[in-house]
RNA sequence: GCGCUCGUAGCUUAGUGGAUAGAGCACCAGAUUGCGGAUCUGGAGGUCGGGCGUUCGACUCGCCCCGAGCGCG
Numbered sequence: 001g002c003g004c005u006c007g008u009a010g011c012u013u014a015g016u017g018g019a020u021a022g023a024g025c026a027c028c029a030g031a032u033u034g035c036g037g038a039u040c041u042g043g044a045g046g047u048c049g050g051g052c053g054u055u056c057g058a059c060u061c062g063c064c065c066c067g068a069g070c071g072c073g
Base pairs, nucleotide, nucleotide: 001072002071003070004069005068006067007066010025011024012023013022018056027043028042029041030040031039049065050064051063052062053061
């Protein structure tokens, strides 16, 4: 330099054109407990890497850039 895959909450991730973007763990509060842990209930947390396009509509499609991994030279 070229090709492929990937980038969604603190972490691991689901979502492959339309619904308020979901889940597990972690975190906070309450219940429970002598105090914790475990368990149960509730809650907070996301500019979906950045920008521009296509579309009535984009996390999802296209282009450029940034970053990660793998392969080739």